Background: Predicted 3D model of a 93-nucleotide RNA (Glycine riboswitch aptamer) from a Rhodospirillales bacterium. It matches the Rfam family "Glycine riboswitch aptamer". Rfam describes the family as follows. This family represents the bacterial glycine riboswitch. Gene Ontology term of the family: glycine biosynthetic process.

[in-house]
RNA sequence: CCAUCCCUCGCGGGAGAGCGCUGGUCUGACCCAGCCGCCGAAGGCGCAACCGGCCCCCGGAAACGCUCAGGCCCCCAGGACCGCGACGGGCUC
Numbered sequence: 001c002c003a004u005c006c007c008u009c010g011c012g013g014g015a016g017a018g019c020g021c022u023g024g025u026c027u028g029a030c031c032c033a034g035c036c037g038c039c040g041a042a043g044g045c046g047c048a049a050c051c052g053g054c055c056c057c058c059g060g061a062a063a064c065g066c067u068c069a070g071g072c073c074c075c076c077a078g079g080a081c082c083g084c085g086a087c088g089g090g091c092u093c
Stems, first nucleotide, its partner, number of pairs: 005090003008086006018036001020035005037072003043068001044066003050060004
């Protein structure tokens, strides 16, 4: 210095769950609020599979669990994760 990897950014793919009821706005609502029912793949949390250590204690921790948040016609938005790419930053050699 380059590559891998990590961060950031861009592009592509990307699931699930009410045609619910009531009220409000209103031409009507796919908008807003409440109630009940549901979803889990932003985030968050866990007494949690699993992994590690100086091992009966401590640490890390999932796509598992909980649903606080968020979401539940289509669309839009969001979206873990996967692929490709990019100037830059970082780690290591």
About this RNA: Model confidence (mean pLDDT): 75 of 100.